[in-house]
RNA sequence: UGGGAAGUAGCCAAGCGGUAAGGCAACGGACUUUGACUCCGUCAUCUCGUGGGUUCGAAUCCCGCCUUCCCAG
Numbered sequence: 001u002g003g004g005a006a007g008u009a010g011c012c013a014a015g016c017g018g019u020a021a022g023g024c025a026a027c028g029g030a031c032u033u034u035g036a037c038u039c040c041g042u043c044a045u046c047u048c049g050u051g052g053g054u055u056c057g058a059a060u061c062c063c064g065c066c067u068u069c070c071c072a073g
Base pairs, nucleotide, nucleotide: 001072002071003070004069005068006067007066010024011023012022018056026042027041028040029039030038049065050064051063052062053061
């Protein structure tokens, strides 16, 4: 430099045009003499790497850029 893949919460991770599941962690509560286990509740309203575009509507489609990984030279 060229080609490809990925970027979603503190961590892992789903989602494939109609306002983002789940698990762990965290916080509050119940239980318990205390702790652990278990159970209940809360947890991405200025949000999907970033800036634009398309659309009535974008994490999702298109373009540029950034970061990481793989392949080629």